[in-house]
Predicted 3D model of a 73-nucleotide RNA (transfer RNA) from a Fidelibacterota bacterium. It matches the Rfam family "tRNA".
RNA sequence: GCCCCCGUAGCUCAGCCGGAUAGAGCGUUGGCCUCCGGAGCCGAAAGCACGGGUUCGAAUCCUGUCGGGGGUA
Numbered sequence: 001g002c003c004c005c006c007g008u009a010g011c012u013c014a015g016c017c018g019g020a021u022a023g024a025g026c027g028u029u030g031g032c033c034u035c036c037g038g039a040g041c042c043g044a045a046a047g048c049a050c051g052g053g054u055u056c057g058a059a060u061c062c063u064g065u066c067g068g069g070g071g072u073a
Base pairs, nucleotide, nucleotide: 001072002071003070004069005068006067007066010026011025012024013023019056028044029043030042031041032040049065050064051063052062053061
């Protein structure tokens, strides 16, 4: 240089053959409970790497860039 895969919440991931309000577990945090803590129960915050395009509608399709991993001379 060329090819392939990946980038979604603080972490690990699902969703990715376009459509409903973008989800789970762990973590964080408020409350209940308790003598205190833990466990349990109820609630909350927090996200689609970035730009452009297609479309009525994009996390999802196309394209460029950036970052990570792998392959190849």
NCBI's taxonomy places the organism under Bacteria, Pseudomonadati, Fidelibacterota. Its mean pLDDT, the model's own confidence on a scale to 100, is 83.